c-di-GMP-I riboswitch aptamer from an Acidobacteriota bacterium, 90 nucleotides, folded computationally. It was read from a public genome assembly, where an Rfam model found it. Its mean pLDDT, the model's own confidence on a scale to 100, is 84. It matches the Rfam family "c-di-GMP-I riboswitch aptamer". Rfam links the family to the GO term cyclic-di-GMP binding.
RNA sequence: CCUCGACAAAGGCUCACCUGGGGAAACCCAGGGCCGCAAAGCUCCAGGUCUUCGCCUGAUCUCAGCAGACAAGACAGCCGGGCUGCCGAA
Numbered sequence: 001c002c003u004c005g006a007c008a009a010a011g012g013c014u015c016a017c018c019u020g021g022g023g024a025a026a027c028c029c030a031g032g033g034c035c036g037c038a039a040a041g042c043u044c045c046a047g048g049u050c051u052u053c054g055c056c057u058g059a060u061c062u063c064a065g066c067a068g069a070c071a072a073g074a075c076a077g078c079c080g081g082g083c084u085g086c087c088g089a090a
Base pairs, nucleotide, nucleotide: 004088005087012037013036017032018031019030020029021028022027035077041083042082043081045080047078048075049074050073051072052071054070056068057067058066
């Protein structure tokens, strides 16, 4: 240094949920919280899941509701990839 991950050490993050705020929504931000996490740090490159203010089509049809597609968005704690990182037992 690389791989690897201890009943090690120092720490770190924060699921659900609650409060306030943002968003049409998925969801995000802040504070609290503590299920868990060796990358639960960052990154939508690939797969997957979720949303629909918008646009098109369809059947029904006053409208609306519904389905499909497009487009846009979200999830990194769904999985894989890329980049970075603390410690140093076997």